[in-house]
Molecule: c-di-GMP-I riboswitch aptamer
Organism: Rhodocyclaceae bacterium
């Protein structure tokens, strides 16, 4: 240097779904159980995006409707910050 072949740590997390006199107006968190998948799918909302709209502005003769995060996603993304593994 080329072909084929075997060989390849120890883990950690937990999508969907399901449970539950659980917690919130929802979105959505939480326990447990599952395990779509994931080298940070450990954490943190500083920047955007996306979800919700209780309240709260306006429209309506009502029913209703817009619209707005201080809520909410870290397994949307950009950042920040720890950590494990192998090489240099």
């Nucleotide at each position: 240097c080329c072909a084929a072949a075997a060989u390849u740590a120890g883990g950690g997390c937990a999508a969907a779904c399901c449970c539950g006199c659980g917690c919130g107006a929802a979105a959505g968190c939480c326990g447990g159980g599952g395990u779509c998948g994931c080298a940070a799918a450990g954490c943190c909302u500083c920047c955007g995006g996306u979800c919700u709209a209780c309240g709260g502005u306006c429209c309506u003769c009502a029913c209703g409707g817009a619209c707005u995060a201080c809520g909410a996603u870290a397994g949307c993304g950009g950042g920040g910050u720890u950590g494990c593994c192998a090489g240099a």